The RNA shown here (c-di-AMP riboswitch aptamer (ydaO/yuaA leader)) has 177 nucleotides and comes from a Thermoflexales bacterium.
Of the family's consensus pairs, 96% are formed in the model.
Its mean pLDDT, the model's own confidence on a scale to 100, is 75.
It matches the Rfam family "c-di-AMP riboswitch aptamer (ydaO/yuaA leader)". Rfam describes the family as follows. This family represents a conserved RNA structure found upstream of the ydaO and yuaA genes in Bacillus subtilis and related genes in other bacteria.
Taxonomically the source falls in Thermoflexales (Bacteria, Bacillati, Chloroflexota, Thermoflexia).
């Protein structure tokens, strides 16, 4: 110097997935504040306030879905190659195994490969342009059934991770004067 890994962080990433108030229980004393208790002495032993952390609750809040009229819209369905919902995550193509089939075409499925609609990261706080790395392009779910949709009605608030390149512009923020 480049690669890989392990630690940490009160810092950051993908997602809605975060706050606020009460309750419980927990950590901090070589000091986060005082005090009290033994002792000659306190770095020792208590509880308290304070800060921080789980973890549960809320007629809180705020943030994401879905279902629901009129009107308007549908070659969309009515047990089968149905249909529909979360999500960026849809659609090809080359090769290959199955099956339907004996068999070519064709079909539907499954394994790779390799592309794409789409999407996210490269950190002054946010956002916009733009030139360049890079990185996903799955999963899962209702159960015969859902277009749009005011009023209502209803659900969730999880889980998984660690990137750090340049230029332009516009807001805000601090400092300072």
């Nucleotide at each position: 110097c480049a690669u890989c890994g392990a630690u940490g962080u009160a810092c950051g990433c993908c997602g809605a997935a975060u706050g606020a108030g009460c309750a419980u229980c927990u950590g901090u004393c070589u000091u986060g504040c005082g005090u009290g208790g033994u002792g000659a002495g306190a770095u020792u032993c208590a509880a308290g306030c304070a800060c921080g952390g789980a973890u549960g609750c809320u007629g809180c809040a705020a943030c994401g879905g879905g279902g629901g009229a009129c009107c308007c819209a549908u070659u969309c369905u009515c047990u089968g190659a149905g249909g529909g919902g979360c999500g960026a995550a849809u659609c090809g193509u080359g090769u290959u195994c199955c099956g339907g089939c004996g068999a070519c075409c064709c079909c539907g499925g499954g394994a790779u490969a390799u592309g794409u609609a789409g999407g996210g990261c490269c950190a002054u706080c946010u956002u916009c342009u733009u030139c360049g790395g890079u990185c996903c392009g799955a999963g899962c779910c209702c159960g015969g059934c859902a277009g749009c949709u005011a009023a209502c009605c209803u659900c969730g608030u999880a889980g998984g991770c660690g990137u750090g390149g340049g230029a332009g512009a516009a807001g805000g923020a601090c400092a300072c004067c």